[in-house]
RNA sequence: GCCGAGAUAGCUCAGCUGGUAGAGCAACGCAUUCGUAACGCGUAGGUCAGGGGUCCGAAUCCCCUUCUCGGCU
Numbered sequence: 001g002c003c004g005a006g007a008u009a010g011c012u013c014a015g016c017u018g019g020u021a022g023a024g025c026a027a028c029g030c031a032u033u034c035g036u037a038a039c040g041c042g043u044a045g046g047u048c049a050g051g052g053g054u055c056c057g058a059a060u061c062c063c064c065u066u067c068u069c070g071g072c073u
Stems, first nucleotide, its partner, number of pairs: 001072007010025004019056001027043004049065005
């Protein structure tokens, strides 16, 4: 330099067939217990890497940029 995959909650990831974003773990609260842990119930947490475009509407489609991983030279 070229090709491919990826960037979404504190962490690991799903959602990519455009219709207002979810799970598990972690955190916090409640209940339970003599008490702690575990189990149960609930709450909060995200300008979906950044910018632009298309569209009534974009995490999702198109373009550019940044970063990570792999392959080729």
A computed fold for a 73-nucleotide RNA from a Patescibacteria group bacterium, annotated as transfer RNA. Lineage of the source: Bacteria > Bacteria candidate phyla. Rfam family: tRNA. From the family's description: Transfer RNA (tRNA) molecules are approximately 80 nucleotides in length.